The part of an RNA shown here (large-subunit ribosomal RNA, domain I) has 532 nucleotides and comes from a seawater metagenome. Its Rfam family is "Bacterial large subunit ribosomal RNA". A reference for the family is Yusupov et al. (2001), "Crystal structure of the ribosome at 5.5 A resolution", Science. The RNAcentral record of the full RNA draws on SILVA. The coordinates come from a structure-prediction model, not an experiment, and the mean pLDDT is 84.

Context: one part of a larger RNA
RNA sequence: GGCGUAUGGGGAAUGCCUAGGCUCUCAGAGACGAUGAAGGACGCGACAAGCUGCGAAAAGCUACGGGGAGAGGCACAUACUUUUUGAUCCGUAGAUAUCCGAAUGGGGCAACCCAGCAUACUGAAGGUAUGUUAUCCGUAAGGAAGUUAACCCGCUGAACUGAAACAUCUAAGUAGGCGGAGGAAGAGAAAACAAGAGUGAUUCUGCGAGUAGCGGCGAGCGAAAGUGGAACAGCCCAAACCGAAAGUGUUACGGCACUUUCGGGGUUGUAGGACCACGACAUCUGAUGCAUAACGAACCAGAACCAGCCGGAGAGCUGGACCAUAGAGGGUGAUAGUCCCGUAUGGGUAAGAAAUGUUAUUGGUAGUGGUAUCCUGAGUAGGGCGGGGCACGUGAAACCCUGUCUGAAUCAAGCGGGACCAUCCGCUAAGGCUAAAUACUCCUGAGAGACCGAUAGUGAACAAGUACCGUGAGGGAAAGGUGAAAAGAACCCUGAAUAAGGGAGUGAAAUAGACCCUGAAACCAUACGCCU
Numbered sequence: 001g002g003c004g005u006a007u008g009g010g011g012a013a014u015g016c017c018u019a020g021g022c023u024c025u026c027a028g029a030g031a032c033g034a035u036g037a038a039g040g041a042c043g044c045g046a047c048a049a050g051c052u053g054c055g056a057a058a059a060g061c062u063a064c065g066g067g068g069a070g071a072g073g074c075a076c077a078u079a080c081u082u083u084u085u086g087a088u089c090c091g092u093a094g095a096u097a098u099c100c101g102a103a104u105g106g107g108g109c110a111a112c113c114c115a116g117c118a119u120a121c122u123g124a125a126g127g128u129a130u131g132u133u134a135u136c137c138g139u140a141a142g143g144a145a146g147u148u149a150a151c152c153c154g155c156u157g158a159a160c161u162g163a164a165a166c167a168u169c170u171a172a173g174u175a176g177g178c179g180g181a182g183g184a185a186g187a188g189a190a191a192a193c194a195a196g197a198g199u200g201a202u203u204c205u206g207c208g209a210g211u212a213g214c215g216g217c218g219a220g221c222g223a224a225a226g227u228g229g230a231a232c233a234g235c236c237c238a239a240a241c242c243g244a245a246a247g248u249g250u251u252a253c254g255g256c257a258c259u260u261u262c263g264g265g266g267u268u269g270u271a272g273g274a275c276c277a278c279g280a281c282a283u284c285u286g287a288u289g290c291a292u293a294a295c296g297a298a299c300c301a302g303a304a305c306c307a308g309c310c311g312g313a314g315a316g317c318u319g320g321a322c323c324a325u326a327g328a329g330g331g332u333g334a335u336a337g338u339c340c341c342g343u344a345u346g347g348g349u350a351a352g353a354a355a356u357g358u359u360a361u362u363g364g365u366a367g368u369g370g371u372a373u374c375c376u377g378a379g380u381a382g383g384g385c386g387g388g389g390c391a392c393g394u395g396a397a398a399c400c401c402u403g404u405c406u407g408a409a410u411c412a413a414g415c416g417g418g419a420c421c422a423u424c425c426g427c428u429a430a431g432g433c434u435a436a437a438u439a440c441u442c443c444u445g446a447g448a449g450a451c452c453g454a455u456a457g458u459g460a461a462c463a464a465g466u467a468c469c470g471u472g473a474g475g476g477a478a479a480g481g482u483g484a485a486a487a488g489a490a491c492c493c494u495g496a497a498u499a500a501g502g503g504a505g506u507g508a509a510a511u512a513g514a515c516c517c518u519g520a521a522a523c524c525a526u527a528c529g530c531c532u
Base pairs, nucleotide, nucleotide: 001531002530003529004528005527006526007525008524009523015517016481017480020452021451022449023448024447025446026445027444028443029441030440031147032146039100040099041098042055043054044053046078050074051073061094062093063092064091065090066089070082071081072080105114106113107112115133116132117131118130119129120128121127135144136143137142151182152180153179154178155177156176162169166216192199193198203230204229205228206227207226213221214220234433235432236431237377241264242263243262244261245260246259247258248257249256250255269411271376272375273374274373275370276369277368278367284364285363286362287361288360289358290357291356292355295352299347300346301345305320306319307318308317309316321338322337323327329341330340331339382406383405384404385403386402387401388400389399392418413428414427415426416425417424468475469474488516491503492502493501494500
């Protein structure tokens, strides 16, 4: 020096665990904000750095309800308090709620500075206290603003990429930007589809179908009818006509005409309505009020087991019982239906309250005939040019939107049925509203997992968006486990020692001693053996 064995050090893998995550399901909720939000700054404790809670009334105050013995958060020590005259704690409703922040009296380098007015001290102020003083919309009452995860609607809108290059095309109306709303949004009651037969608002969905088509006919893009399901719901204006008020004009002062506003009327394609004639008060239904009231917070009741054995500990094993509308789950010194918390089930009530009923009030809703006249949404429909959307790239290109230029008809009417024409069929544009089926989850509750188990799972199981880095935008960690219980090692010794260790003691275990479960490997050391 090598190899081997043994014992240690070192190191943290592995195993086990879970306080945290991940993905879903079913319910709820789907907003908060000038009555000052979201988010912060600074404070508040006997001692108080962090987190949590709270706000100068500051780990809290009040009332009511629950609950019943300890309590003064995480946080285990000391001190001092509090509590059966019911505390701590839980629920509900209130009070307080500094300063900044939409921030709103003015300013400002956020958490700061400085004012005006009124009132009080007060007679006075370079004083103090309280209140008030931004802007926009609206006649007023009142409203807006700002924040917020996804879902939704609109406006705007890329490129990488693919086409094996690239320009039309694609990616994609995606990402991004802006605006707006709701618990959903949007769409929606046929100027729709269809085809010789019919359907009957919209939305979502299976099939139709990767079909018909579109396409440097490349790459690629990609329907609809129909049919099966989910859910179903229909309505209101404008106008004609009638009337009222105000104004204007005119007047023979009786009125008449026009304009504006308001009320009645009326709402459609088998055309309907006004108007005229006849007839009727039915049917269905909405809102408000009242009554009852399921449900609804904390919470309450809630069955049934013992003995022996091993063991530090019994829930294990053996034996014999019991409950079960409860054998979900968790805890307890090892694996517990019967020890504890619970669970099934039953009960309970404040705020609130679906639904039902009721009649009280108040709305809406229908018929038959006639057809002379009137009405039925105009810079609209349509057209030219240029674009865009439709699965559809200008194409034979219908249909929808419109920047620009034009520009009808008025029910003997008009639009559509994929150029266009005829026939036939369907429908009635140029006003509006509309639940459900659908999308999503920042958030609350209950539950689930052939999801993870500390290099995993969220970046974060721990004072985590922390420490730290960066001027900044921004980037962004590491870090879990004594034991059943601190019983966390009194006392003694070595030592300079409050280091470290050795005894003693605790404990089932201390090679569980706080660098604490298990404790692999690298690496280091000691002892012994063999070889050189």